[in-house]
Annotation:
A computed fold for a 107-nucleotide RNA from a Saprospirales bacterium, annotated as SAM riboswitch aptamer (S box leader). The organism belongs to Saprospirales, within Bacteria. Rfam family: SAM riboswitch aptamer (S box leader). Gene Ontology term of the family: regulation of gene expression.

RNA sequence: UUCUUAUCCAGAAAGACUGAGGGAAUUGACCCUAUGACGUCUUGGCAACCCUUUCGAGCAGAAAGAAGGUGCCACAUUCAACUCCGGGAAACCGGGAAAGAUAAGUU
Numbered sequence: 001u002u003c004u005u006a007u008c009c010a011g012a013a014a015g016a017c018u019g020a021g022g023g024a025a026u027u028g029a030c031c032c033u034a035u036g037a038c039g040u041c042u043u044g045g046c047a048a049c050c051c052u053u054u055c056g057a058g059c060a061g062a063a064a065g066a067a068g069g070u071g072c073c074a075c076a077u078u079c080a081a082c083u084c085c086g087g088g089a090a091a092c093c094g095g096g097a098a099a100g101a102u103a104a105g106u107u
Base pairs, nucleotide, nucleotide: 003105004104005103006102007101008100013043014042015041016040017039021032022031023030026081027080028079029078044073045072046071049069050068051065052064053063054062055061077099082096084095085094086093087092
């Protein structure tokens, strides 16, 4: 980098450094931000994908756990975008796809 599968309504922040942008990308909207965002580091935490233990002949599944590998710790995968679907008189609302994120595997 490619592809596959699963999940994406929950949860969890302090300090130091830095200094103007940030919320994936484009446009618009909305929001955060000099009362210091974003990022980096340290410490702490959350979760339970891999994992560990037990039950289970095994598979599936269930319960418990958190040593280790990842991940994550504003709202929130923020909304719109699409030759898609449903509701509505309309404004608009709901879903899906696409795209994305994470994990496990795979090329």